[in-house]
Context: one part of a larger RNA
This record gives sequence, structure tokens and C1' cells, in this order.
RNA sequence: GCCAACGAGUUACGAUAUGAAGCGAGGUUAAGAUGUUAAGCAUCGAAGCCGCAGCGAAAGCGAGUCUUAAUAGGGCGAGAGUUUUGUGUUGUAGACCCGAAACCGGGCGAUCUAUCCAUGAGCAGGGUGAAGCAAAAGUAAAAUUUUGUGGAGGCCCGAACCCAUAUCAGUUGAAAAUGGUUGGGAUGACUUGUGGAUAGCGGUGAAAUUCCAAUCGAGCCCGGAGAUAGCUGGUACUCUCCGAAAUAGCUUUAGGGCUAGCCUCAAGAGAUUAGAUAUGGAGGUAGAGCAGACUGAUUACCUGAGGGGCUUUCAACGGCUGCCAAAGGUUAUCAAACUCCGAAUGCCAUAAUCUUAAAUCUUGGGAGUCAGACUAUGUGCGAUAAGGUUCAUAGUCGAAAGGGAAAGAGCCCAGACCAUCAGCUAAGGUCCCUAAAUAUAAAUUAAGUGGGAAAGGAAGUGGUGUUGCACAGACAACUAGGAUGUUGGCUUAGAAGCAGCAAUUCAUUUAAAGAGUGCGUAAUAGCUCACUAGUCGAGUGAUGUUGCACCUAAAAUUACCGGGGCUUAAAUUUAUUACCGAAGCUAUGGAUCACGUAAGUGGUGGUAGGAGAGCAUUGUGUACGGGUAGAAGCUAAACCGUAAGGAUUGGUGGACUGUACACAAGAGAGAAUGUUGGC
Repeated sequence: GCCAACGAGUUACGAUAUGAAGCGAGGUUAAGAUGUUAAGCAUCGAAGCCGCAGCGAAAGCGAGUCUUAAUAGGGCGAGAGUUUUGUGUUGUAGACCCGAAACCGGGCGAUCUAUCCAUGAGCAGGGUGAAGCAAAAGUAAAAUUUUGUGGAGGCCCGAACCCAUAUCAGUUGAAAAUGGUUGGGAUGACUUGUGGAUAGCGGUGAAAUUCCAAUCGAGCCCGGAGAUAGCUGGUACUCUCCGAAAUAGCUUUAGGGCUAGCCUCAAGAGAUUAGAUAUGGAGGUAGAGCAGACUGAUUACCUGAGGGGCUUUCAACGGCUGCCAAAGGUUAUCAAACUCCGAAUGCCAUAAUCUUAAAUCUUGGGAGUCAGACUAUGUGCGAUAAGGUUCAUAGUCGAAAGGGAAAGAGCCCAGACCAUCAGCUAAGGUCCCUAAAUAUAAAUUAAGUGGGAAAGGAAGUGGUGUUGCACAGACAACUAGGAUGUUGGCUUAGAAGCAGCAAUUCAUUUAAAGAGUGCGUAAUAGCUCACUAGUCGAGUGAUGUUGCACCUAAAAUUACCGGGGCUUAAAUUUAUUACCGAAGCUAUGGAUCACGUAAGUGGUGGUAGGAGAGCAUUGUGUACGGGUAGAAGCUAAACCGUAAGGAUUGGUGGACUGUACACAAGAGAGAAUGUUGGC
């Protein structure tokens, strides 16, 4: 891991609702007793319980009573129950099952290990050479020195022994701590044998919360005990009807509860519900507005009370101002907590009509829900960030399959009772993959734009405006001219059209030519432009607006059309006609439910959850059966039933077993890191 078996809402006593049965202003027995053949049953047994009257604190009164001065008002009352039993739920009990870490009690442990006590044992070999002592030297005597002797030491090297530094191996090991190499101590605070002591609210500890039998921030065993678990997991056959919530308030509350909301079932009420139209209301949002509307904010200027500074003066009155600035005026703007104004929706109400739906309300039984998600719109928070977060309104998902979006909970279309090799459509599509148009009429795009993006940029190209010049010849191109006073004045080393400054940028000759548009020179020179003539011969400039394209545009797969591939399209825009396309709608047949006398009409997606109807298993009762001429079980098969399921025949097997109607349950497994067994 698989297979098989086992494995979870039970039971007792109460409460309550509902169903059934008995009796009924009554209902009922409990313990016990008697009878009987066991189980059991029958008959006695009103003690007790519930009901038949309530109200008041009570006295008390009584279909009433209490309050009260009250005869007012108000509160509580005035309708059949009871016994047994099925079912739902609930209380007390382990109370659907499994699961803690822990807490407490009583015992068992120091054969491991920690420390201690008693008594024993062990430590190859080598090295070093303390004190003391002796001799000699030395001294007045000492000190001292030398040589020997001696054999000290938590001394040195290193086996046994004890330990465990580094590293490798091992890591389902040879081993639940080991092996190899290396290393530390090795006469000591050494190692070790045997016996003994200390016990868990404790001991022991050269101290690490370390050790106390592979267990230690409190040992192990048994018991309290089925501790408790607002937590996790699991909780077993079928079909039918309806079908949620992820919100509010409170909560030592926030992943839990309680009440309400929303679901379901039963009984009842009786037109009360929803939508549309119409009419009448309340309101201060969107917008708008704020000089003649408040509160505030706010641009520039004018005027400027008042203040500051400077100055004058003995002081006062004064004077001045690149300062601040109220109010006022002109001008330009804002506001969720501003409003002189002010919608659309929505909300409330009214009565009538219409519409389709079958809602709506009351009482009672049973729930689940309190983590919501995204999309669109309106706000707040955030950064007018987030697949962010908090609200509101709606939708979908949640609990919804089907078609589309290549693929996709929340987007678009559409809500699956069953069957059909029938038809029509929705969204979306119709060159091929791939069902259906290589459809029609027109236009655009050249970028593979389409098939990813901004500010910004651009003689891309189409549409549509405004406005110049132009056959008295425009625009472009070519030929020619583009001069003189003058190198204008100033400045400057120089400044001559062209470094710079100022300007009454003047005047002359002209077809035209600036006291000069750009390049250039040290300054000149030189080239060119404006401007003019000629050649040519028909359009050519400027400036808006708009459609589609272009650049901007760098990342790790070809990889930003699903692919192939597509260019008067298979792209884009406009218009039109066909067709395809879903579990939608229709058609035909069938099932089932509700309503209805019927004809018929309408319904039947579904998680949590409520309600209903059934199938199967084991046993009991009654009735009726089957079986050695072969029961149960196992096995094979193209049978029957809407499902759970049920038959039949053959094989195997070798002794039990079925049907109908009731009753009672150890009554249905795929999941619980489930339990046991097998492989």
C1' cells in the first nucleotide's frame, strides 16, 4: 500500500411539541398482593399525580380579582383534559466516536547513573633527582662550595587501566552512541570489585537543570478516569419536495456563543404581498453657486484706517517710507464636516386600473448561518497603488452543470426531471485545424498595425475647414544681377553688412539690392540669402480639425493572434442578407409533484439544513411454504425495477431456509496518520 472483518446520535429518568390509541369533567394507578406452566399475562391495589378557577404579598374575595377615593383606567384571568405509546428536540448523566499536554492518590525503583559509608584490589618499563645524610674543601667558629649518597613529586615519557581532542566511516548501522586513525590522564582531587545509605511536593549534583534503569524543568506503575478539549479528524443505503447564511446587537468577545435576520414543517388568518401607470409627500446627494447668500480658504492690483522704522522738536503738531496691513473696490479661484439654490433615482403614502407571479401575515416544532469571493457603480483609507482594505446598491460564484472567453469559481449567454441519429435560436462565430459566408455594398490601414503601453515627436496617409499667391505667369529649378555715399557712428590692437553698443537703420542709382539672413577672415577678401529680371507653363504655400497608421518600445522558450496562415484581407469602420451555434426554446414519448370535480395548467440544478416516502440486514410473533430428486453461501450470464435493490438458470457446495403482515434493533463504511488479521 491493497484486501477482509470490526468501527461512531445510544440508554435511563424528566421536560416539551406533534402523531396514534383508551376513557372523558374526569383520567390514571405506584409499591405490593392474588392467580397462572417458564418468559410473561390477568385480576386486585386511589396512597399519589394531572385536570376541573382565578386574582392578590396577604387577610380575603371569586368568573372574577388586584391596584385605587373610584363603579374610571390598567394588570393578570374566565375555551377539555388525562393515561399509555411512536417520532422530533431538549435537561441531567461520559451522552455521536477517537485524540491531549497535564492534575491528584497509593505503590515500585540507586543491579544504569550522582554523592557518600564500610571493606578489598590494581597501576609494564624508562627518565628527572627535592629534603636529609656522608666525605672533602673552606672558616676563629659558622656560612658556603664541591663530590657522593638518598629517593621526594596532584613531576616527565609511555603500556595495562580510565577518558574522549580532531577527523573519516557508519546513519533501514556490526552497534538505539560503534569502528579506524589521532589524542588526554596514567602514585592520584587516580581507577576498580563486593556490600550498604539517600526516593519523586523528593534525592544527588567540582553546577550541565546534570543524573535518579535506552524515560527527567520534575521517574515509573496502577488508580481517580470514559479528566477536560469553545480545537483537529471521522460519522456508513436510496429516491422525492423546499432550500439558506457568511449580517445586526450583546459578549474577557472576535475561528465560540445568545437573540434577531434569512430556510423548513404544521396549524390558522384572509386580500393583507410584488411589479407597472397615475397622483401626493418628506429630503439637501450629483450638479451648481458664493461682488448684491452664511462659514472658512484663495490669485494679482488699487486705495489704505492702524502699526513698525527713520527724522524733526524741549514737547506737541508734523515730515518721510522698495516695511506689515484691517475694511472697501477691481480681478481670478475653491470646500466631506459651506449653501441663496438644486435634480435623476430611490423611499413613504393614496385610490383605481392593468400585469404576471403566489406571495403576505400570525402562532408553534426543527434548523443551519456569524472566515465570504470577484465583477459593475458610488464613497472612505491607501499613492484617484494592490488579486489591498472598509462600507453602500446590483449581479454571479458560494450552493450552478451547459455554450462562449485557446486554457479560467466570481466575466458574457443561459438555469440540467428522463429519452430522441428531429427543428429554431442566445452569447459568440462562419479560409484550414473546427460546425457555419474565401458572402454582398462601400471606405480605411501597409504598420503583420490588427495580435501589449504614456508623455513627447514626425512633409505617413484619407476626410473636412479657414486663409494667402497664381496665365497681368505663381511655387520649385536654372541663367543673370544683388550696386553707390560707406570701411555709416561709437567701441576697439583691428571691428570694413556679419565680437559688442546706440540709432531719426538715413539717403542715392535703380528692374531690384537690408547701414544686411547665414557661412567665412586676425581684419579685409570670398560664398550665400532677402530682393529683382529672364527661361518654364499650372497649380502652389500657411494654418486648424478629424479617421487609421509611424517612432518612443531593452531579458532571459519561438512565447504579447490558440496554431497554420492572412494584405481591394482571413485586419479596421459602416450597412445588409444567409448560415452555424447550448443541457435555452420547440417537437415527440415517458416519470413524478402541486392545483383543479374534470378537461387541463404549471413545476421538478442544488451545499448547510428542514420535511416526506422507501430498499436492504439480524432477531421475534402469526399464517403459509421450500429443501439430500440438493438449503444457505460462493460463482457465471446479453433478465426485471425510477433508485436503494430483486429474480431466473447453470456450476460449486452439502444442510438448512424463504414469503406476507406486524414488532424489536449491536440495522447499511471508502476515508477517522482508525483497530485486528492476511498478502
Large-subunit ribosomal RNA, domain II from a marine sediment metagenome, 679 nucleotides, folded computationally. The coordinates come from a structure-prediction model, not an experiment, and the mean pLDDT is 84.